[in-house]
The RNA shown here (small-subunit ribosomal RNA) has 1522 nucleotides and comes from an uncultured prokaryote. The RNAcentral record of the sequence draws on ENA. It matches the Rfam family "Bacterial small subunit ribosomal RNA". Its mean pLDDT, the model's own confidence on a scale to 100, is 83.

């Protein structure tokens, strides 16, 4: 620091996802040790049991018992007195504490918290310092005793008693209260001062004899300590007030009656509506009041580069709470966790009358939950309470236990060890890997086990010793030094010795992201998955294994937070088309604001001071062996406050300026707005005239109109609406929008110009106004047009497109609506930043009589374009550039601009505006293709023009189907179907039935035997089995034998498979297509995919060539080179030829010749080379011509670019994988592939007279031939047979070419056409023609009379037609491959059909139009809205009610202290009780908010291959959209 994922690819936008860190965690698997931490996040749910707050006898009264000792008595059981226990236990009065410590986070959005201040508005027990004091009295009451009530808890009655308990009095420095004076100050409740009034106290303990008294020694006294009272100060802790700061919702917009303020009073420690009476009517609020939801706040913690975001466990500070609600009491402090009272719910006890209780203290239990510990030890340490102290108490705390919950550390061994062991796994069979890993050898001893030793933590206290202070004092007290008990943890840490490599490794992952790969199994199954996505027979993605990678006593998963995410953008984003500019204006608040001067100092900047707790983070040092952890110190803490200073900028105040803005004068332009009037053209209607059969409408029609006279035409009239031409990317307006002419009223902009004001400006949340069309209301109007509707067409349908009609509406007036793709999809303002060229308005200059032209300024409106910007497209002084100001808006797609709520509207509806759920995308721009019922250009037997066919018949052949034991298999649009098959009777043969074999029919090896080989018999359908016979070779030899080749048997590595997968493959092939294309290097352009080149202008059969050009070159294709053919020359002359010569049996037969033909080698020839062309660009080339055998690639062939179709072939061959192995192999016999209701393809033969039959007579080419071709001759009607010459072939043979030509018959007839079918008889091949061959002869003589829709081939030596040959082959050809003979017609042309090429355009397609895709309906599931109701929670208001309790009033009942009084009694003061105010629970009524649920209902989402159509994407077939 990034990565994956939208696409065929690209760039961008944008969401989703991952890698990181963290956790009070949980779950799964696993687990050796230790240290340090942490451990109910849920039910603030309920709690059994124990413990968690007491202490002081040196405040006070009283005061046991068991037990022991001694004495006495004794019935020997015991009783009793004294002493010890002991002034002890327990209880009581009193003091202090119990408000700390500990727990929890329910409530609380608040001065609760944080931070900084104020308190001149306050308090503070215990503690410290200082001053002063502590005199003298009184009356009670617990305990206790007596009797009593109650189950208990508990209670009252009478009687006794003490105090540091309680109460007067005295004293009063001082404090307090009211009053006066002075000082400070902005202000006084501050300070000083005067006199007046009020107000204190308690003792306890130790010691001593200096002074006084009694006289061992005591008391008074002295002294010390602790306590007590008063005042001042301090410290500490608190109360209260204020500034600032920190959550969400505006679908909560208004809230408020003690409310806001004042005055008097009350209350408090203290300010204050805190409370009360009266008066006033205020107060808060868009800088968010009020309401709702959520939440303890902070230091910090986690994350992050930071800014931020999230969080608030443990530790620390503050707050709040203590079963729920209310209340006060006591006290320095509480409205009190382990106090009180009341009410409520719950639990427990009960004798039913009443009582008791509050773990959110520590343990622990139940419950809830994914989940969170021991009913432990100790006060040894630290801290706290009480005490003079000893000490007691302390679940605070210190420790231990449980839990891998976290962090940290250690170990599970180290070294050596290659025959790279065995085993496992893989394998290309060679090997590789596990792997120095193991074993083996040499060592070590952490942890574990055992032995022995054994801590630190402990400082001090009382006491004692020494010494100083106080004192009269050596006492006491006290300071210092020394000495001097005490350890829960724990026999723990640690150390030592012994022991053995012995007892100690797992978890996740291995398709990409992301580090790590193979085999097997499985076969869209089982499963995986964080995202993309894997799995449908070769899965690195599932499962197992081997191996590997990562981490490691842990590893994964889940959850949550931050990060990555610049994906809320302060740092640090955007808004033309991706989400996003309000439809437009006026303008309020607010924000921002020109030039200059002076001042102030709020912001700003600098210095200083205080604070910013500790812990934590960071740095340094130190302590545990290290680390985690801990200690000490430092730094930091961006903040707040105070203070001093600066004055540039912002702000504020005062002054000045003119350039922003505005005003004024003059001028012209304009569909700017409103009102009234006028005008002509046209449509329609009405009347009249002319006139007759149609008109109208369409792709074609029909509905419709018309003989009752339409349409057409002429005249006249009526009425409504709209204003042709001008008219223009012309004008005006803020936008919507505005178009005949005239008049009136009226807004704005612009140009020119002295002058005036002097920043008066810009923007603009709310608000207000305007706002196309449609729509709504009321009243008019209504010609044309025209939703709805009707009819006619179209169509599978046609609720559409087209046609004929036609109502709202369109028009006017008034009032609503308030929306549009209201668009420049571009907010407003202002400044700056190259130009060029149109146009509109006004002005200036030059010139002119003037108009133009030209130059120039301002304002508007267009186009092109530089820089710059942009993802690109594009924008570009009219910015989407560079800046500033203000407003609005966006944050993935769908759900949805929807629901609910609110506001507006008559309604329609509008504005505001979610969520659940669901998807891994949705998008923008551009690129390459493909496609289009887009365009342009151009080819092709593509159409057209022709000729002949197919489709109809019969037969052949192939295929489908059917049948069958089997009818083997493959091929399926073109590009399967006379295809594989150049030839199935057996064989072939792969299929079926049956009979056999199992190392096998063929191959390599070992061993044994026999050489090989030839041959006979038997069984059998054969394969095969079996019994014989003959026969011994070659090479080497040490003569024993061995070797090669071959056969048989056997062994076991193995064979074999036309079994599967052509979608695992090689090779080969088809096809587009012999179409003209397909690419590359370098350069250039582009962010990139890519483009350029290859496009363009010409031209060509051609990406053929030329020209041009940011391209220049090159490759594969095209062409050429190759073959055949057409002309000539030359060479050669047998088997070919014969012109001339000779011979001749008349046959080139012979001599001879090689001239000619021919053969087959080598050459020549053709190249737009030549000529013409006002053809072309001077080119390429094109047209014509000459010459030439041939002319513009002469004709034909071979030759097939990059690629496409998962095209075809595993059955040619090769080959991975899988499968079979006495069978899916192999041998054999027979059958089948030849079946036959049908359907299709390809052919043959025909339907006849351009023909058929008979006879005669010509002319080829190219091939083949020894298991062959076979002449001639003979036989047979013939197929053929017999015999046999020649020929391995330019010699011989196949071999007759046929059509043609000549002669003749047939005469339009199912025939003398046609030959199927069938009967009979034969021939040939072959082991064998039954299933199932071909041919011959005789006889038979079917369909068929030129073929529907449709469809095929062919452009010249072609089609058509006629024969010939060959391969295969024993035989079998209508097929195939070739050969020649005869030999046409037509092409205007490129509109259309099909295919193709190039350019361009659109695209939502890319599996690429056989594409994509929309909506209803049906089914299933999911979430959600409405809903009669129903049921919870919270809450407002009104009323009733009123416990406990404070306060007030009262108090006739009650009362010791003080006063009066001898007393009785009275007074003062107080209390019970009563009444009143307030008030919790509770009750009644009525609202609000928010949940759950619900018959029914609405839409939405998702789902495999459902139904109906075809809306959109191409001109999507009616352009689309709002």
């Nucleotide at each position: 620091a990034g990565a994956g994922u939208u696409u065929g690819a690209u760039c961008c936008u944008g969401g989703c996802u991952c890698a990181g860190a963290a956790c009070g965690a949980a779950c799964g698997u696993u687990a050796g040790c230790g240290g340090c931490g942490c451990g109910c996040u849920u039910a603030a749910c309920a709690c059994a049991u124990g413990c968690a707050a007491g202490u002081c006898g040196a405040a006070c009264g009283a005061g046991a018992a068991a037990g022991g000792g001694c004495g006495c008595c004794u019935u020997c059981g015991g009783g009793u007195g004294c002493c010890c226990c002991g002034g002890u236990a327990a209880a009581g009065u009193g003091g202090c504490g119990c408000a700390c410590g500990g727990g929890u986070g329910a409530g609380u959005a608040a001065c609760a918290c944080g931070u900084g201040g104020g308190u001149a508005a306050c308090c503070u027990a215990c503690c410290c310092c200082c001053g002063g004091g502590c005199g003298g009295g009184g009356g009670a009451u617990a305990a206790c005793g007596u009797a009593c009530c109650g189950a208990a808890a508990g209670g009252g009655a009478c009687g006794c008693u003490a105090a540091u308990a309680c109460c007067g009095c005295a004293u009063a420095a001082g404090a307090c209260c009211a009053c006066g004076a002075c000082c400070u100050g902005a202000a006084a409740u501050g300070g000083u001062u005067g006199g007046g009034g009020u107000c204190a106290a308690a003792g306890a303990g130790g010691g001593c004899c200096u002074c006084u008294u009694c006289a061992u020694g005591a008391a008074a006294g002295c002294u010390c300590u602790c306590a007590c009272c008063u005042g001042g100060g301090g410290a500490u802790g608190g109360g209260u007030c204020c500034g600032c700061g920190g959550c969400c919702c505006a679908u909560c917009a208004g809230g408020u009656a003690g409310u806001u303020g004042g005055u008097g009073g009350g209350g408090u420690a203290a300010u204050g509506g805190c409370c009360u009476a009266c008066c006033a009517a205020g107060c808060c609020u868009a800088a968010g009041a009020c309401g709702g939801g959520u939440a303890g706040c902070u230091g910090g913690u986690c994350u992050g580069a930071g800014a931020g975001g999230a969080u608030g466990a443990u530790c620390a500070g503050c707050c709040a709470c203590a079963c729920u609600g209310g209340a006060a009491c006591u006290g320095a402090g509480a409205c009190a966790c382990g106090g009180u009272c009341c009410a409520g719910a719950c639990u427990c006890c009960u004798a039913c009358g009443g009582g008791a209780g509050g773990c959110a203290g520590c343990a622990g239990u139940g419950g809830g939950g994914a989940a969170u510990c021991u009913u432990g030890c100790g006060c040894a340490a630290u801290g706290g309470g009480c005490g003079a102290a000893a000490g007691c108490c302390u679940g605070a705390c210190g420790c231990a236990g449980c839990g891998a919950c976290g962090c940290c550390g250690c170990g599970u061994g180290a070294g050596u060890g290659a025959u790279g062991a065995a085993g496992g796994c893989c394998c290309u069979a060679g090997g590789g890997u596990u792997g120095u890993a193991a074993a083996g050898c040499u060592c070590u001893g952490u942890g574990g086990a055992g032995u022995g030793g054994g801590a630190c933590g402990a400082a001090u206290a009382a006491g004692c010793c020494a010494u100083g202070g106080u004192u009269a004092a050596u006492a006491g007290c006290u300071g210092u030094g020394g000495u001097g008990a005490u350890g829960a943890c724990g026999g723990u840490a640690c150390c030592u010795c012994u022991u053995u490599a012995g007892c100690a490794a797992g978890c996740a992952c291995c398709g990409g992201c992301u580090a790590a790969c193979u085999c097997u199994g499985u076969g869209c199954c089982a499963g995986c998955a964080g995202c993309c996505g894997c799995g449908g027979u070769a899965a690195g993605a599932c499962a197992g294994a081997g191996g590997g990678u990562g981490c490691a006593a842990a590893c994964g998963u889940u959850g949550u937070u931050c990060g990555g995410a610049a994906u809320u953008a302060c740092u640090g984003g955007g808004c033309g088309u991706a989400a996003a500019g309000c439809g437009c204006g006026u303008g309020u608040a607010g924000g921002c604001u020109g030039u200059u001067c002076u001042g102030c100092a709020a912001g700003u900047c600098g210095g200083g001071u205080g604070u910013g707790a500790a812990a934590g983070c960071c740095c340094a040092g130190g302590g545990c062996u290290c680390a985690a952890c801990c200690c000490u110190g430092g730094a930091a803490g961006u903040g707040c406050a105070c203070u001093c200073g600066a004055a540039a900028c912002u702000g504020c105040a005062a002054g000045a300026c003119u350039u922003g803005a505005a005003u004024c004068u003059c001028g012209g332009a304009g569909a700017g707005g409103g009102u009234g009037g006028c005008g002509g053209a046209a449509u329609u209607c009405u009347g009249g005239g002319u006139g007759u059969a149609g008109a109208g409408g369409u792709g074609a029609a029909a509905u419709u109109c018309g003989u009752a006279g339409a349409u057409a035409u002429c005249c006249a009239g009526a009425g409504g609406a709209a204003c042709a031409c001008c008219g223009g990317c012309g004008g005006c307006g803020a936008a919507g929008g505005c178009g005949g002419c005239c008049a009136c009223c009226u807004g704005g902009a612009c140009g020119a110009g002295u002058a005036u004001u002097g920043a008066c400006g810009c923007u603009g949340a709310g608000a207000c106004g305007c706002g196309a069309a449609a729509g709504c209301g009321u009243g008019g109007g209504g010609a044309g047009c025209a939703a709805a509707c009707a009819g006619g067409a179209u169509u599978a349908g046609a609720u559409a497109c087209c046609c004929u009609g036609g109502u709202a509406g369109u028009c006017c007036a008034c009032g609503c609506c308030g929306u549009a793709a209201a668009c420049g999809a571009u907010g407003a303002g202002u400044g700056c930043u190259a130009g060029g060229u149109g146009u509109c308005g006004c002005g200036g200059g030059c010139a002119u009589u003037g108009a133009c032209c030209c130059c120039u300024g301002c304002g508007g409106u267009g186009c092109c374009g530089u820089a710059g910007c942009u993802a690109a497209c594009g924008c570009a002084u009219u910015a989407a550039g560079c800046g500033c100001u203000c407003c609005g808006c966006c944050u993935g797609g769908g759900g949805a601009g929807u629901a609910c709520g609110g506001c507006c509207g008559c309604a329609a509806g509008g504005c505001u505006a979610a969520a659940a759920c669901u998807c891994a995308a949705a998008g923008g721009a551009a690129u390459u293709g493909a496609c289009g019922g887009g365009g342009g250009c151009c080819c092709g037997c593509a159409c057209a023009a022709g000729c002949g066919g197919u489709g109809g018949a019969g037969c052949a052949u192939g295929u489908g189907g059917u049948u069958u034991a089997a009818u083997u298999c493959g091929a399926c649009g073109c590009a399967a179907c006379g295809c594989g098959c150049a030839g199935a009777a057996c064989c072939u043969u792969a299929c079926c039935u049956g009979g056999g074999c199992u190392a096998g029919a063929a191959a390599a090896g070992g061993c044994a035997g026999g050489a090989a080989u030839c041959u006979g018999g038997g069984u059998g359908a054969a394969a095969a089995c079996u019994c014989g016979g003959a026969g011994u070779g070659u090479c080497c030899u040490u003569c024993g034998g061995g070797a090669a080749a071959u056969c048989u048997g056997u062994c076991g590595u193995u064979a074999g498979g036309u079994g599967c997968u052509g979608c695992a493959u090689g090779g080969c092939u088809g096809u587009c297509g012999u179409c003209a294309g397909c690419u590359c290097g370098u350069g250039u352009c582009g962010u990139g995919a890519g483009a350029u080149g290859u496009u363009g202008g010409g031209u060509u059969a051609a990406g053929u060539c030329c020209c041009g050009c940011a391209a220049c070159g090159a490759g594969c294709g095209c062409a050429a080179c190759c073959c055949c053919u057409g002309u000539a020359g030359u060479u050669a002359g047998u088997u070919g030829c014969c012109a001339g010569c000779a011979g001749u049996u008349c046959g080139g037969c012979u001599g001879g010749g090689c001239a000619c033909u021919c053969u087959a080698g080598c050459u020549a020839g053709a190249c737009c080379g030549c000529c013409c062309g006002u053809c072309g660009u001077u080119a390429a080339g094109c047209g014509g011509g000459a010459g030439g055998a041939a002319g513009g690639u002469g004709g034909g062939g071979a030759u097939g670019a990059c690629g496409u179709c998962a095209a075809g072939u595993c059955c040619u061959c090769a080959u991975g994988g899988c499968c079979c192995u006495u069978a899916u192999g192999u041998c054999c016999a027979g059958g089948g592939c030849u079946a036959c209701a049908c359907a299709c393809g390809u052919g043959c033969u025909a339907c006849a007279a351009u023909g058929g039959g008979a006879g005669g007579u010509a002319c080829a080419a190219a091939g083949g031939g020894c298991u062959g071709c076979g002449a001639a001759c003979c036989g047979g009607c013939g197929a053929c047979g017999g015999u046999a010459a020649g020929c391995g072939a330019a010699u011989c043979c196949c071999a007759a070419a046929a059509a043609a030509c000549c002669u003749u018959c047939c005469u339009c007839a199912g025939u003398a056409c046609g030959g199927a079918u069938a009967g009979g008889a034969g021939u040939c091949u072959g082991c064998a023609a039954c299933u199932c061959g071909a041919c011959u002869c005789c006889u038979u003589g079917a369909a068929g009379g030129u073929g529907g829709a449709a469809u095929c081939g062919c452009u010249a030596g072609u089609a058509a037609u006629c024969c010939c040959u060959g391969a295969u082959c024993a035989g079998c050809a209508g097929g195939c491959a070739g050969g020649g003979g005869u030999g046409a017609a037509u092409a205007c042309g490129u509109u259309c059909c099909c295919g193709g090429g190039c350019c361009u355009u659109g695209u939502a397609c890319a599996c690429a139009c056989c594409g994509c895709c929309c909506g209803u309906c049906a089914c299933a599931c999911c979430a959600u809205g409405g809903a009669a109701g129903u049921u919870g929670a919270c809450u407002g208001c009104u009323c009733c009610a009123g416990a406990a309790g404070u306060g007030g009033c009262u108090a006739c009942g009650c009362c010791a202290a003080c006063c009066c009084g001898c007393a009785a009694g009275g007074g003062a003061g107080g209390c019970a009780g009563g009444c009143c105010c307030c008030c919790a629970a509770g009750g009644a009524g009525u609202g609000g908010u928010u949940g759950g649920u619900a018959a029914c209902u609405g839409g939405g989402g998702u789902g495999a291959a459902g139904u109906c159509g075809u809306a959109a994407c191409a001109a999507g077939g009616u352009a689309g959209c709002c």